The RNA shown here (transfer RNA) has 75 nucleotides and comes from Methanocella conradii HZ254. RNAcentral holds the sequence, with entries from Rfam. The organism belongs to Methanocella conradii, within Archaea. Rfam family: tRNA. Rfam's curators write: Transfer RNA (tRNA) molecules are approximately 80 nucleotides in length. The family's RNA type in Rfam is transfer RNA.

[in-house]
RNA sequence: GGGGGUAUAGCUUAGCCUGGUUAGAGCGUCCGGCUCAUAACCGGAAGGUCAUGGGUUCGAAUCCCUUUACCCCCA
Numbered sequence: 001g002g003g004g005g006u007a008u009a010g011c012u013u014a015g016c017c018u019g020g021u022u023a024g025a026g027c028g029u030c031c032g033g034c035u036c037a038u039a040a041c042c043g044g045a046a047g048g049u050c051a052u053g054g055g056u057u058c059g060a061a062u063c064c065c066u067u068u069a070c071c072c073c074c075a
Stems, first nucleotide, its partner, number of pairs: 001074007010027004020058001029045005051067001053065003
């Protein structure tokens, strides 16, 4: 230099192919219940510019382009 893959909550991730109701789950965190107490268990809550910028569209996590980070292959 060329080609390909990945990026969604603190962590692990579903959803993307096939655009459409408020973006969900587990763990963790916080609050409450239970307990003599802790863990476990039960209930609840907070937490997401869906990597960046732009485009298409009535409507974008999803389609197109650009950039960034990381990984793989070729040279």